[in-house]
RNA sequence: UUUUCACUGAGCGAUGGAGUCCGCUCUAAACCGUUCCGAUGAUUUCGGAACUGAUGACUCCUACUUUUGG
Numbered sequence: 001u002u003u004u005c006a007c008u009g010a011g012c013g014a015u016g017g018a019g020u021c022c023g024c025u026c027u028a029a030a031c032c033g034u035u036c037c038g039a040u041g042a043u044u045u046c047g048g049a050a051c052u053g054a055u056g057a058c059u060c061c062u063a064c065u066u067u068u069g070g
Base pairs, nucleotide, nucleotide: 009026010025011024012023013022016061017060018059019058020057021056033051034050035049036048037047038046039045
């Protein structure tokens, strides 16, 4: 100096918050939804159209929507 591992810490997982668990990333990365069509050398990028979801998973709260009762 580099790499690996362990401990600790921090961050991330397509729309908000919290708890628990799981996964991922670590001085930069993890991460930044899906389908169809067109253009493009291109799996890239751009344009158009359509679709699902406040969860990575579970639970709760909040926002939105629907129905019923007061």
A computed fold for a 70-nucleotide RNA from Candidatus Thermokryptus sp., annotated as Fluoride riboswitch aptamer (crcB RNA motif).
It was read from a public genome assembly, where an Rfam model found it.
Model confidence (mean pLDDT): 76 of 100.
The source organism's lineage runs through Bacteria, Pseudomonadati, Candidatus Kryptoniota and Candidatus Thermokryptus.